A computed fold for a 509-nucleotide part of an RNA from an Acidobacteriota bacterium, annotated as small-subunit ribosomal RNA, 5' domain. The coordinates come from a structure-prediction model, not an experiment, and the mean pLDDT is 88. The organism belongs to Acidobacteriota, within Bacteria. Its Rfam family is "Bacterial small subunit ribosomal RNA".
Context: one part of a larger RNA
RNA sequence: GGACGAACGCUGGCGGCGUGCCUAACACAUGCAAGUCGAGCGGGAUCCAUCCGGUAGCAAUACCGGUGAAGAUCUAGCGGCGAACGGGUGAGUAACACGUGAGAAACCUGCCCCGAACUUCGGGAUAACACGGGGAAACCCGUGCUAAUACCGAAUACCUCCAUCUGGUCGCAUGGCCGGAUGAAGAAAGAUUCAUCGGUUCGGGAGGGUCUCGCGGCCUAUCAGCUAGUUGGCGGGGUAACGGCCCACCAAGGCAUCGACGGGUAGCUGGUCUGAGAGGACGAUCAGCCACACUGGGACUGAGACACGGCCCAGACUCCUACGGGAGGCAGCAGUGGGGAAUCUUGCGCAAUGGGCGAAAGCCUGACGCAGCAACGCCGCGUGCGGGAUGAAGGCCUUCGGGUUGUAAACCGCUUUCAGCAGGGAAGAAAUUGACGGUACCUGCAGAAGAAGCCCCGGCCAACUACGUGCCAGCAGCCGCGGUAACACGUAGGGGGCGAGCGUUGUCC
Repeated sequence: GGACGAACGCUGGCGGCGUGCCUAACACAUGCAAGUCGAGCGGGAUCCAUCCGGUAGCAAUACCGGUGAAGAUCUAGCGGCGAACGGGUGAGUAACACGUGAGAAACCUGCCCCGAACUUCGGGAUAACACGGGGAAACCCGUGCUAAUACCGAAUACCUCCAUCUGGUCGCAUGGCCGGAUGAAGAAAGAUUCAUCGGUUCGGGAGGGUCUCGCGGCCUAUCAGCUAGUUGGCGGGGUAACGGCCCACCAAGGCAUCGACGGGUAGCUGGUCUGAGAGGACGAUCAGCCACACUGGGACUGAGACACGGCCCAGACUCCUACGGGAGGCAGCAGUGGGGAAUCUUGCGCAAUGGGCGAAAGCCUGACGCAGCAACGCCGCGUGCGGGAUGAAGGCCUUCGGGUUGUAAACCGCUUUCAGCAGGGAAGAAAUUGACGGUACCUGCAGAAGAAGCCCCGGCCAACUACGUGCCAGCAGCCGCGGUAACACGUAGGGGGCGAGCGUUGUCC
């Protein structure tokens, strides 16, 4: 000098765009953050035509009660898809976690796209519901009834898989690929407003995931030896799959000064800051990957989880209780307490973009889009412009002549950015859909009107005098100032620097 997710002191007009718990991965009141489909299914509720009865009326009709087809709307439950995405955090992790480059002849893949074939016949349940019962509650139990795109059996098999036999071809090894024969096993679901939407099997694709390896990136030797599933093999189990991943048996190996093992620290990267570069430091925001979800462990469901707003167990903590037993997990968005030098609104909207479900209308979406708060940062703008000397007054200094503040002010003329008031008023949306928002922007009106401070002036370092103080009070980044003339302390005048900021502190280069 530059930089900052900054903080502190003094000060503070406007706008645009960003950024905003770095500390206690401390504890959390309250609301919201993941639902959706009635075009999968059986019920239930409400509305309604008609009909019946009653009241009023001469009648038409009106009102009330009941019935209630088809239909409309809503929906607890069964079922499907989603909930494994999106959002948060950085605790752990020195590891194939990450980056990069290879490999999988050892693998998986719901929804989507392309291609081929099929979608036949049956069965038994169960929630809801009804009745009964238990419990303070959470909720639970028994009996009975019922449906399905829920569940199960059978058929068929272009095909797939498995076993045996066999032909061809290829590879770095295990071996792979293509073809033939025989045998065994394996499917399906319907809905509709008739346009469609679905279901099953197989092959391919896209995207996603899993595994293995080479290389790369912290400190410490005041850590020098480490290791028993340890290293390898045979056989088996397990997995989507290879593998000591796990198990039985056998062998005695494996790693290490090119730093094993131990300890400390740490999420990694694209990048960010600095620097001429080499390098050094860092890893907020944005983006990719990883890990975690009160702490520890476990599996279930599923294409996918060992699952933040799922389940079970244990623990700590909090809450309810009729004391028998139950409920909870903000490192989602706001918000509260606490910690701290320090970090925001319990806002609006699904209008846009994106996501889930749905045939669609649509519903949900604290993702997101906006608004609010904060000079926290960057950038832009303003606080006026021109004239104006007898150089007013006042202040300060003075050698008492004057000097300086200083064209500065007053005064005269002019302008109106921004802010203010008024009128008009968007794009963002293809449509009848706009939270932002009567916002941005445009026009008009008034009036210099509402808008300047902070630090410094001994040298480094740009800017000097007076008074006060008297090694006191104090200053200070270093050198050093202050003990009676202090350009170094305090105040004033003057001056210098930067300017809605200026200084200080901390950290990095």